RNA sequence: GUGUCCGUGGUGUAGUCGGUUAUCACGUCAGCCUUACACGCUGCAGGUCCCCGGUUCGAACCCGGGCGGACACA
Numbered sequence: 001g002u003g004u005c006c007g008u009g010g011u012g013u014a015g016u017c018g019g020u021u022a023u024c025a026c027g028u029c030a031g032c033c034u035u036a037c038a039c040g041c042u043g044c045a046g047g048u049c050c051c052c053g054g055u056u057c058g059a060a061c062c063c064g065g066g067c068g069g070a071c072a073c074a
Stems, first nucleotide, its partner, number of pairs: 001073007010026003019057001029043004050066005
């Protein structure tokens, strides 16, 4: 340099044939439980879905450009 795939809460992810409020687990925080801790139970918070632009009534999802990562070829 070329090709393919990937980028979504702190971490790992679902959703990727467009449709109201983006899913689950772990973790953080609060409460319950305990003499206390852990485990367990309950609840809350936390995401402008990598960035910019476009298409559309409507975009995490489609299109273009860019950035970053993995693999293959050179």
A computed fold for a 74-nucleotide RNA from Ostreobium quekettii, annotated as transfer RNA. The sequence is in RNAcentral, with records from Rfam. The prediction has a mean pLDDT of 81.